[in-house]
The RNA shown here (transfer RNA) has 71 nucleotides and comes from a mouse gut metagenome.
RNA sequence: GCGAGAUAGCUCAGUUGGCUAGAGCGUCGCGUUCAUACCGCGAAAGUCGGGGGUUCGAAUCCCUCUCUCGC
Repeated sequence: GCGAGAUAGCUCAGUUGGCUAGAGCGUCGCGUUCAUACCGCGAAAGUCGGGGGUUCGAAUCCCUCUCUCGC
């Protein structure tokens, strides 16, 4: 210098910009069990890496900075 990436505790999805931002695992509560696990039901958990811009509206487009991976 070029490319890819940063979204829940972890792994990730999410496009011609729009409905309330999701899944699996994990955590918590209840049920079940003598008990634990499994299983069922429910809940919590996100300034979408930071800042700025465009727009009626940005996780999504543009600029910049930081960090990670590859060349």

It matches the Rfam family "tRNA". It is annotated as a transfer RNA. The sequence is in RNAcentral, with records from MGnify.